[in-house]
Context: one part of a larger RNA
């Protein structure tokens, strides 16, 4: 390589749009490239197989025949795969009535508490700690009331609740905007899955300019602690954290489990629809659809555990993985203001 694999052992790309390619619903019909069957012709010899034969045998030599798992041309078959032409309505979509929801972007408002400024009241102390200091206060602190202004996050409602591909999202309002799920009909009629390339989204921290800067808080100062103590507790306290408008492109980007369809025992909560049964009307009750939890049957798994939301059972597509280490390093190439990202070895070593 043929394989065997990918939750936890190596191994599902971070998530999504797609472009070539792969694969692709039912029925009828063409055509015969795939497929399949006769035939002819090539497929050197020699080596090989079986078989007879020649040197006393054997080794070795010789005859013929196999083999040469292909090729090419013809005649013919059409089940399947292609193809060509029609048709279909389950896949897939649209159009209508309904529904939820912290999806998303804007832009206004809102109390709550947190710091700071004035004023009042008051008077020695506050504040921290394991236990102290370092601070902060008689120039009146903390306490406390009454007025302002700032900035940033939205308690309670809050839930293995809910939305979103994913990263995420949570105070009200209002524009604008995406997706979804349900119901009954009606329309296109396979328009479908899936994705290298290539685009675009990407949490924190990080970088570039100009804002903001209340609280927190990398460095950094001090106090303790201890043998030390560059920590770990405390007093401060700078980037940053927030806004705009750019780059960055990684996370344990996790469910450590790529989509996508189709089959395979239930049982229990929970959201969001429809239907039925009852009822004066809500509940209760029972069936259906799509989410989300938990438990468990076959089954599977090295065990743990997965079990209709599968890690059962099968197809289709795509990424990855092949002993540790060295190394996610090195060198080139590509991107990046940098920081660095990205592809990614080998010698060696065990």
């Nucleotide at each position: 390589c043929u394989g065997g694999g990918c939750g936890u052992a190596a191994a599902g790309g971070g998530c999504g749009c797609g472009u070539a390619g792969g694969c692709g619903g039912a029925c009828u019909u063409u055509c015969a490239a795939g497929u399949c069957g006769g035939a002819a012709g090539u497929g050197a010899a020699a080596a090989c197989c079986g078989g007879a034969g020649g040197c006393u045998u054997a080794a070795c030599c010789u005859c013929a025949g196999g083999c040469u798992u292909g090729c090419u041309u013809u005649c013919g078959a059409u089940a399947c795969u292609g193809u060509c032409a029609g048709u279909c309505u389950u896949g897939a979509g649209u159009a209508c009535a309904g529904a939820a929801g912290a999806g998303g972007a804007a832009a206004g408002c809102g109390g709550a508490a947190u710091u700071c400024c004035a004023g009042g009241u008051g008077u020695a102390g506050c504040g921290g700690u394991g236990a102290a200091a370092u601070g902060c206060g008689u120039a009146g602190a903390u306490a406390u009331c009454u007025g302002g202004a700032a900035g940033a996050a939205c308690a309670c409602c809050a839930g293995u609740a809910g939305c979103g591909a994913a990263g995420g999202c949570g105070g009200c309002u209002u524009u604008c905007u995406g997706g979804u799920c349900u119901g009954a009909u009606a329309c296109u009629g396979a328009c479908g899955c899936u994705a290298a390339a290539g685009c675009g989204c990407g949490a924190a921290g990080g970088c570039u300019a100009g804002g903001g800067g209340a609280g927190c808080a990398a460095a950094c100062a001090g106090g303790a602690u201890u043998a030390g103590a560059u920590a770990c507790c405390c007093u401060g306290g700078u980037a940053g954290u927030c806004c705009u408008a750019g780059c960055g492109g990684u996370a344990a980007a996790c469910g450590a489990u790529g989509g996508g369809u189709a089959c395979u025992a239930g049982g229990u909560g929970u959201c969001g629809g429809g239907g039925g049964u009852a009822u004066c009307g809500a509940c209760c009750c029972c069936c259906u659809c799509g989410g989300u939890g938990c438990c468990g049957a076959a089954g599977u798994u090295a065990a743990c555990g997965c079990a209709u939301u599968a890690a059962g059972u099968a197809c289709c597509c795509c990424g990855c993985c092949u002993g540790g280490g060295g190394a996610g390093u090195a060198c080139g190439a590509c991107c990046g203001c940098a920081a660095g990202g990205u592809u990614g070895a080998a010698a060696c070593u065990c």
The part of an RNA shown here (small-subunit ribosomal RNA, central domain) has 350 nucleotides and comes from an uncultured bacterium. It matches the Rfam family "Bacterial small subunit ribosomal RNA".